[in-house]
RNA sequence: GCCGAGGUGGUGGAAUGGCAUACACGCCAGUCUCAAAAACUGGUGAGGGCAACCUCGUGAGGGUUCAACUCCCUCUCUCGGCA
Numbered sequence: 001g002c003c004g005a006g007g008u009g010g011u012g013g014a015a016u017g018g019c020a021u022a023c024a025c026g027c028c029a030g031u032c033u034c035a036a037a038a039a040c041u042g043g044u045g046a047g048g049g050c051a052a053c054c055u056c057g058u059g060a061g062g063g064u065u066c067a068a069c070u071c072c073c074u075c076u077c078u079c080g081g082c083a
Base pairs, nucleotide, nucleotide: 001082002081003080004079005078006077007076010025011024012023018066026044027043028042029041030040031039045056046055047054048053059075060074061073062072063071
């Protein structure tokens, strides 16, 4: 240099163009216990707000579309292959 695969909450990881983050782990609170572990129940993307709620958010920037993690283009990073 060329080809292919990939980048999504704190972590792993789903998601057919239609509620972004299912599910698991972790974390927080509670129940239980003398206390803990385990188990069970509830909560848990970020910022702001007393709250209701508001804004932002799938590596970055554009494009198509009523609507994009998803399709198209450019860039960037990681992994694999070829030279």

Overview
A computed fold for an 83-nucleotide RNA from a Candidatus Omnitrophota bacterium, annotated as transfer RNA. RNAcentral holds the sequence, with entries from ENA. Model confidence (mean pLDDT): 81 of 100. The source organism's lineage runs through Bacteria, Pseudomonadati and Candidatus Omnitrophota. Rfam family: tRNA. By type it is a transfer RNA. Its family is annotated with triplet codon-amino acid adaptor activity in the Gene Ontology.